[in-house]
RNA sequence: AGGGUUUGAUCAUGGCUCAGAACGAACGCUGGCGGCAUGCCUAACACAUGCAAGUCGAACGCUAUCUUGUAUAGAGUGGCGCACGGGUGAGUAACGCGUGGGAACCUGCCUUUCUCUGCGGGACAACGGUUGGAAACGACCGCUAAUACCGCAUACGCCCUACGGGGGAAAGGUCAGCCGGAGAAAGAGGGGCCCGCGUUAGAUUAGCUAGUUGGUGGGGUAAUUGCCUACCAAGGCGACGAUCUAUAGCUGGUCUGAGAGGAUGAUCAGCCACACUGGGACUGAGACACGGCCCAGACUCCUACGGGAGGCAGCAGUGGGGAAUAUUGGACAAUGGGGGCAACCCUGAUCCAGCAAUGCCGCGUGUGUGAUGAAGGCCCUAGGGUUGUAAAGCACUUUCACUGGUGAAGAUGAUGACGGUAACCAGAGAAGAAGCCCCGGCUAACUUCGUGCCAGCAGCCGCGGUAAUACGAAGGGGGCGAGCGUUGUUCGGAAUUACUGGGCGUAAAGGGCGUGCAGGCGGAUUGGUAAGCCGGAGGUGAAAGCCCGGGGCUCAACCCCGGAGGGUCUUUCGGAACUGCCAGUCUUGAGAGGGUCAGGGGCCAGCGGAAUUCCUGGUGUAGAGGUGAAAUUCGUAGAGAUCAGGAGGAACACCGGCGGCGAAAGCGGCUGGCUGGGGCCACUCUGACGCUGAGGCGCGAAAGCAUGGGUAGCGAAGAGGAUUAGAUACCCUCGUAGUCCAUGCCGUAAACGAUGUGUGUUAGACGUUGGAAAUUUAUUUUCAGUGUCGCAGCGAAAGCAUUAAACACACCGCCUGGGGAGUACGACCGCAAGGUUAAAACUCAAAUGAAUUGACGGGGACCCGCACAAGUAGUGGAGCAUGUGGUUUAAUUCGAAGAUACGCGCAGAACCUUACCAACACUUGACAUGUUUGUCGCGACUCUAAGAGAUUAGAGUCUUCGGUUCGGCCGGACAAAACACAGGUGCUGCAUGGCUGUCGUCAGCUCGUGUCGUGAGAUGUUGGGUUAAGUCCCGCAACGAGCGCAACCCUCACUUUUAGUUGCCAUCAUUAAGUUGGGCACUCUGAAAGAACUGCCAGUGAUAAGCUGGAGGAAGGUGGGGAUGACGUCAAGUCCUCAUGGCCCUUACGUGUUGGGCUACACACGUGCUACAAUGGCAUUUACAAUAGGAAGCAAGAUGGCGACAUCAAGCAAAUCCUAAAAAGAUGCCUCAGUUCGGAUUGUACUCUGCAACUCGAGUACAUGAAGCUGGAAUUACUAGUAAUCGCGGAUCAGCGCGCCGCGGUGAAUACGUUCCCGGGUCUUGUACACACCGCCCGUCACACCAUGGGAGUUGGUUCUACCUUAAGGCAAGGUUUUAAACCCUUGACUACGGUAUAGUCAGCGACUGGGGUGAAGUCGUAACAAGGUAACCGUA
Repeated sequence: AGGGUUUGAUCAUGGCUCAGAACGAACGCUGGCGGCAUGCCUAACACAUGCAAGUCGAACGCUAUCUUGUAUAGAGUGGCGCACGGGUGAGUAACGCGUGGGAACCUGCCUUUCUCUGCGGGACAACGGUUGGAAACGACCGCUAAUACCGCAUACGCCCUACGGGGGAAAGGUCAGCCGGAGAAAGAGGGGCCCGCGUUAGAUUAGCUAGUUGGUGGGGUAAUUGCCUACCAAGGCGACGAUCUAUAGCUGGUCUGAGAGGAUGAUCAGCCACACUGGGACUGAGACACGGCCCAGACUCCUACGGGAGGCAGCAGUGGGGAAUAUUGGACAAUGGGGGCAACCCUGAUCCAGCAAUGCCGCGUGUGUGAUGAAGGCCCUAGGGUUGUAAAGCACUUUCACUGGUGAAGAUGAUGACGGUAACCAGAGAAGAAGCCCCGGCUAACUUCGUGCCAGCAGCCGCGGUAAUACGAAGGGGGCGAGCGUUGUUCGGAAUUACUGGGCGUAAAGGGCGUGCAGGCGGAUUGGUAAGCCGGAGGUGAAAGCCCGGGGCUCAACCCCGGAGGGUCUUUCGGAACUGCCAGUCUUGAGAGGGUCAGGGGCCAGCGGAAUUCCUGGUGUAGAGGUGAAAUUCGUAGAGAUCAGGAGGAACACCGGCGGCGAAAGCGGCUGGCUGGGGCCACUCUGACGCUGAGGCGCGAAAGCAUGGGUAGCGAAGAGGAUUAGAUACCCUCGUAGUCCAUGCCGUAAACGAUGUGUGUUAGACGUUGGAAAUUUAUUUUCAGUGUCGCAGCGAAAGCAUUAAACACACCGCCUGGGGAGUACGACCGCAAGGUUAAAACUCAAAUGAAUUGACGGGGACCCGCACAAGUAGUGGAGCAUGUGGUUUAAUUCGAAGAUACGCGCAGAACCUUACCAACACUUGACAUGUUUGUCGCGACUCUAAGAGAUUAGAGUCUUCGGUUCGGCCGGACAAAACACAGGUGCUGCAUGGCUGUCGUCAGCUCGUGUCGUGAGAUGUUGGGUUAAGUCCCGCAACGAGCGCAACCCUCACUUUUAGUUGCCAUCAUUAAGUUGGGCACUCUGAAAGAACUGCCAGUGAUAAGCUGGAGGAAGGUGGGGAUGACGUCAAGUCCUCAUGGCCCUUACGUGUUGGGCUACACACGUGCUACAAUGGCAUUUACAAUAGGAAGCAAGAUGGCGACAUCAAGCAAAUCCUAAAAAGAUGCCUCAGUUCGGAUUGUACUCUGCAACUCGAGUACAUGAAGCUGGAAUUACUAGUAAUCGCGGAUCAGCGCGCCGCGGUGAAUACGUUCCCGGGUCUUGUACACACCGCCCGUCACACCAUGGGAGUUGGUUCUACCUUAAGGCAAGGUUUUAAACCCUUGACUACGGUAUAGUCAGCGACUGGGGUGAAGUCGUAACAAGGUAACCGUA
């Protein structure tokens, strides 16, 4: 000191959360020792038992005892004490506490000083007697002492006084010392009272108060005072927060924090309050008294039922409550307290001990050496690594604990509970002594196995759906350590309430606007004052604590000594700058007067024209109106159109303008009246008169409300017509409130510049409104407004920028995560609607702003493509072929699924293939490697037998294991057995490699450096042209480069050279024939070159790139075709080509065999073939190709057969021979019909291949002759040698294709063009999307849960007021006492508890009910985000 978390990424805002410290703690796991501390935070709940306050015989009498003493003990009289010490925090928001002052007081014991202590008297306890009662406790009679009580005397001080005077004391004891007593004065210490300041929250508590505020008389007190009382006055307190409500003992301090602060008030210390609850007084120096009294109440106990007793918030202890807090211990040895002359007694104060890791501090659980890096564990790429010098082993040590011995200080003379304790000495032996949490990021620390959105984890983000460093376990590691984690709480981090130290245009946040009381702030200058302020000094701020310096326990914690520090305190002396105050002066702020000016500023009255609608009349005829298209509607009873006239209401075109005015809302025809504000100019006057402004008051769009008018147009509601799946909407036709006027309410708007008001300061440029001035009439300057751009500066950015969101000052308002909610309750306002003020529970980890890159849009611009259009031929209808779905089946193996699956994998399923099914077999295996043993005569073929076959058994025939160093030495083959293993077309293409499809042969995709930006990113790559192209040119904060494009490659088209066999033949010869000689010119073939580059010309363009046209050329602007596929997208496809991780099977999910299936068939779809015919069919006839293939082959030719084909058979391993016939073409017939079209289907007979054509091949002949007459919605391909049409060849292959891959023949039509559909590219725009529109997302309803409001009422607490009753008690009055006082008796007012009644307030429960929140996939729609498909939003109905 910061970190994590909103996003695809970024910056900001903003919340949540973590790391730190602390604790009177608790819980979980674990636990060796010691020191010092601490220990009911909850029930101020109830308490058994014991103890916690007594003492004095030197005040007094009596009784008892024997040890006969100056004895001891007991009850009593008397004195002192019991008001201290100890406990607790209920109450208390207060002079209670803290701090600093004050005057009208008291004070036992103690200290000092002065004076005195003389003489008398009568009683009452105890005791004795009688007696009541269960007890507690009494009653009556009698005797008695005192330092008990009373009188007289005296009075230095003292008290009262009308100044004459009056009043008031005492106690003795022991006696040698001494201890006392009385009065008075002072001191010390203690206490009572008063005052200033400080001391929690709430305004959803705004008014409170009758002894209340003051005065006078009286009373009362130790003392002041309404403390009490009578009378008089009507005051007193309060937004500087009274009153009320809630909470709370206050402080020194403690915790935290850099500090300022925040939180807290255990232990220790000071003060206060309380003592079962409430009230009361007595005694006393002191109490309204914790272990005293009286009364009342609740509770507990005793009882003989008549009455009595009690108060642990003292120390222990018990029950209860609770997450939770100790022993019914020892001692008065020390310190202190009470009594006593003292000895001494008492002391749960205190000092000690016990229990508890509750905290802080200290120590230990060994040290050294030790590699074979042991064993075991774990991991592994199988080599090793790690645990790990760790262990063992060897050599040492003994702190602590243990055993034994000695043995303190604490004690000034005696006295030691602690305690045989601390400490010291000796002894034995590594011996008795380590755990807890964590290891995804934050945050130090990683692997394996198990699990499989399960179980679980989690402080936040988040992990877990078969390869989890996040769950559980293990190994390893990290942290701390007698502790470690968790939970709770406080501060911190949080500048996240901001005094130090925040904000408000868009993130939360400027009041809708003005006026103005209080308050806050305030121009220049002079003098005074000294409240604020500054300085010096005095007082005080207890001790302890914190801090600093020393010292003592072995150190530390802890303790002791000294110092410092601490206040918004107080007194006093001084200062006078600033603020305040007082007095004076000034003119710049402000205002007034004078002149002048602009204006939809406001209110009232009158007037005007255009238009709509309606009415009347004329002309006139069939439509009008409305829409995307229609209909509702109006119209032959005459509409609409048109002309004329009239009525009425509302609004004021053009001018009109980022122009004007106004505080805002707002204001617009013209004229008049009344009236507010403002600007400018020059001077005169007043003399700070100013700014802001909580409350208050006023104004305040639209909608709405009330009353009365008015109503042309428009038009919520409503009606109808359309649209639609629906359409309570959008569109159309009508239409009521309303809109208008008057009066009165309402008081809200996205009331916005989302920007409070005022003042001052800080570059400019260009417009515009009003005024003034100057001038050279071009302009310039200046003041006040209103706009655009822009510098500095500011800002998260976009942006703002003299009209600030800059720099400052003054004052006000407001904000503090999202939702719940601007809601509930309360209060105020309102006729109502509603408004203002304004929460909480609960819930989420986000919500939000600006900008970036993409993607998307029923946004825009530009461009391209057989994308559309223009054409040609089709598909979709029929039959068949083929693939798929579905269904069926024992099986119909599997995969492919929009485009990018479906004549696809399959270039060819009868067996095989084959992966599927049924049945039957084998188990180291059909196949590979290794080890051991054996054989090398194994193997092949033939036959026989069994079997469906695999296979098994037997016989026969053929026959060479190789090399060799001559060694079964090497290699090879086979067999057997066992084990490692083989094997798997089993799963996962969402674990993968490789390969492939698609966008797309689209023109894009990036990088380096530089620059810009806080950053994501941008720039480059955009722009102007151009291109098929990010192709090229130009420009430019960019300059370059890479992958793509193009080119390089192959092929076709032209030429040349070279080479001519199997090719060719112009010339020469020859033949039936390029057949042969000959030749290589030509064709062709092979090879090698050339050729095309916008090179040339013209135009155009910017003088460029290029484009258009032309020439030449075989070819012209990439010449045609191919190969070639950027970064990437689709978790696209493939584990069944292959490879491969993991998982699974192992006498089976492996391997064989036979048969079956993949060929099924109501049906649906895709792709094709053949057709429907005359551009045709059939027959006849005869020319012209190219590619390609051929030995288990192609086959000429001949013969046979109608034919498929068969039998012979030349040639050819092929530019030589063969396939081989090309077909469309031409001619003739057919003449529009289900036909001489079409050929499906079926029957019969055959051919071929093959071990085998039943399931299930192809072909032939004859016969049969189905559907079909050009195909609905919809849809496909193609731009030239293309479509269409015609045939030929090949791969696979025994055989089998209408498929696929190739080849050539014939050979078109059309393209205006880019509006639209589809796809793509670039730029731009909007976005709430980023899994990216197949996106996101809203509301009702249904279900579950949660908290909450209302609620008939009901229960309880608390408070005020009034009244009733009144205990104890003191007071007052009266009586009684021979007078006085007291006791006693009676009465009175006061008064606790209690009772009655009304009211307020708080809380609990509550049938039912309202909305809210949350929840995995529910229902209905589609509101919002893109122009979201009707722009969205605000207020209102």
The RNA shown here (small-subunit ribosomal RNA) has 1437 nucleotides and comes from an uncultured bacterium.
The coordinates come from a structure-prediction model, not an experiment, and the mean pLDDT is 84.